The RNA shown here (Bacterial RNase P class A) has 340 nucleotides and comes from a soil metagenome.
The coordinates come from a structure-prediction model, not an experiment, and the mean pLDDT is 78.
The sequence is in RNAcentral, with records from MGnify.
RNA sequence: GAGUCGGCCGAGCAGCCGCUGGGGUAACACCUGGAGGAAAGUCCGGGCUCCACUGGGCAGGGUGCCAGGUAACGCCUGGGAGGCGCGAGCCUACGGAAAGUGCCACAGAAAAUAUACCGCCGGCCGGCAACGGCAGGUAAGGGUGAAAAGGUGCGGUAAGAGCGCACCGCGCAGGUGGCAACACGCUGCGGCACGGUAAACCCCACCCGGAGCAAGACCAAAUAGGGGAGCGCUAAGUGUGCCCACACGAGCUCCCGGGUAGGUCGCUACAGGUGCGCGGCGACGCGCAUCGCAGAUGAAUGGCUGCUCUCGACAGAACCCGGCUUACAGGCCGACUCCU
Numbered sequence: 001g002a003g004u005c006g007g008c009c010g011a012g013c014a015g016c017c018g019c020u021g022g023g024g025u026a027a028c029a030c031c032u033g034g035a036g037g038a039a040a041g042u043c044c045g046g047g048c049u050c051c052a053c054u055g056g057g058c059a060g061g062g063u064g065c066c067a068g069g070u071a072a073c074g075c076c077u078g079g080g081a082g083g084c085g086c087g088a089g090c091c092u093a094c095g096g097a098a099a100g101u102g103c104c105a106c107a108g109a110a111a112a113u114a115u116a117c118c119g120c121c122g123g124c125c126g127g128c129a130a131c132g133g134c135a136g137g138u139a140a141g142g143g144u145g146a147a148a149a150g151g152u153g154c155g156g157u158a159a160g161a162g163c164g165c166a167c168c169g170c171g172c173a174g175g176u177g178g179c180a181a182c183a184c185g186c187u188g189c190g191g192c193a194c195g196g197u198a199a200a201c202c203c204c205a206c207c208c209g210g211a212g213c214a215a216g217a218c219c220a221a222a223u224a225g226g227g228g229a230g231c232g233c234u235a236a237g238u239g240u241g242c243c244c245a246c247a248c249g250a251g252c253u254c255c256c257g258g259g260u261a262g263g264u265c266g267c268u269a270c271a272g273g274u275g276c277g278c279g280g281c282g283a284c285g286c287g288c289a290u291c292g293c294a295g296a297u298g299a300a301u302g303g304c305u306g307c308u309c310u311c312g313a314c315a316g317a318a319c320c321c322g323g324c325u326u327a328c329a330g331g332c333c334g335a336c337u338c339c340u
Base pairs, nucleotide, nucleotide: 001338002337003336004335005334006333007332008331009330011308012307013306014305015304016303017302019034020033021032022031023030036314040325041324043323044322045321046320047319048212049211050210051209060208061207062206063205064204065079066078067077068076069075080094081092082091083090084089095203096202100201101200102197103196104195117142118141119138120137121136123134124133125132126131150168151167152166153165154164155163169192170190171189172188173187174186175184176183177182216265217264218263219262226256227255228254229253230252231251237248238247239246270292272291273290274289275288276287277286278285279284309312
C1' cells in the first nucleotide's frame, strides 16, 4: 500500500418548559422509568389464547451432504464434498438419473434403441491412367454442438477399434480410518455397461390442524328475545261432550340470565441483561453473584436556549421471544493475508 474476517459506537453536556408509565400526597409538591440495531419487511420458528381433534392413511405444503446446538426453525456451530481466490478467506436447493415417464432448441450422420457427411481401408466392375461406380469394413482423423458413447501411450491391423497391454479414470466387492457425511498411491474383480436434466413430473426420508392480542378472559348501565317464583283468577280465548274445577294463555311484581356502551385483565419479569467460574474446538450448556431496563389505547418519548466536536445516516415500540433479510452519514477496535 492492497485486502479478508469478527466486534462495537451511532453527537455529547448543562439549564428551563412540556408529554407519558410508576411511586407518593387529602390535593399539590416531590422522586423515578421512557425507542432501535435494525423498533422495518412480516419471510421462517416458538411461547401464549380460542376453536377443532380416537388412531392411521390419502390429498396438499415444506425441508433435503453428515454430526451437534436449541423451546423450535428454512437459524447457528463444527465437519465432509464440489467450485472460486496467490493467500487470509468466500460461495453452494449438496438426497435419488442401473424405479418409471418426459425433455435436450439450432447445428449435426447421430442427442441415447446409436449412427456415418467428409475421410481411411481392402475387394469387385469400368478405365491406359487420373479417377469413377457397386456392395462392404471402420470410427483413429476432420466437421457440428453446451454436451458425441472413457483419456494418454505402446502394440496390433488392410485400415481401425479396450481388439490386447501399461498408467490414469470409472464401476462392483472387501479392508483400513471416521459416530457419520466421507477419505485412502490398501486389496481383488470387471475392458467399461449406465450422456445431461429432478428450482421437469416423479421416487425416498423427515416435518406440518386452523386462526390470531381487534387472540381471549372478567365486571357490567341499556335493548331484544329467554327461564324461574309469587300475586291474581278480574276481562277475552283454548283444552276435557256440558257445568264446577283444573291446566294453558294474558296481566303485575321480583329474581336469574343475557350482553351493548363503558371499564378491568391479558401487558410486559423474562427461552431476560451483565460479570465471574466450570465443561465443550464451537454453537451452547451448567453454577454463583448482581441488575430491574417503555408499556400507550387517539395512543408519550418533544420544544427552546447556551457551550463543544469529527456538524450528525437509516429510521419510531403496540402480545412477547429466537432467527433471517433489507436500510444505514461517519467513526473506532481486534485478528489475519498478500505485495514492497